[in-house]
């Protein structure tokens, strides 16, 4: 001097769950983790409370099947992805 790596974000695939109000999202309070280390920012997650509140049709062999649908869950792939100092690789 150059480079890699976090939390996580977006898109797509697969497998589920819901469509009998789950889940997601919003607000408030508290907590936790967050490049290997220190400080810190942003974002993230969890808990509690409150308000709000969307998503289905067909079929017949009726605890089933098919096709849809949801700010839906998990996982895989791709892309993106720490401010300062030290550390790591070249």
């Nucleotide at each position: 001097c150059a480079g890699a790596g976090u939390a996580g974000a977006u898109a797509g695939g697969a497998a589920g769950c819901g469509u009998u109000a789950a889940g997601u999202g919003u607000u408030a309070a508290g907590a936790a983790a967050u490049g290997g280390g220190u400080u810190g920012u942003u974002g993230u997650u969890c808990u509690u409370a409150a308000a709000c509140g969307a998503a289905a049709g067909c079929u017949u062999a009726u605890u089933g099947g098919c096709u849809a649908u949801g700010a839906u869950u998990u996982u895989c792939u791709a892309u993106c992805g720490c401010a300062a100092c030290c550390g790591c690789u070249g």
Predicted 3D model of a 90-nucleotide RNA (THF (Tetrahydrofolate) riboswitch aptamer) from uncultured Anaerococcus sp. Rfam family: THF (Tetrahydrofolate) riboswitch aptamer. Rfam describes the family as follows. Tetrahydrofolate (THF) riboswitch was first reported for Ames et al. as an RNA motif in 5' untranslated (5'-UTR)regions of folate transport and biosynthesis genes in Firmicutes genomes. The RNAcentral record of the sequence draws on MGnify.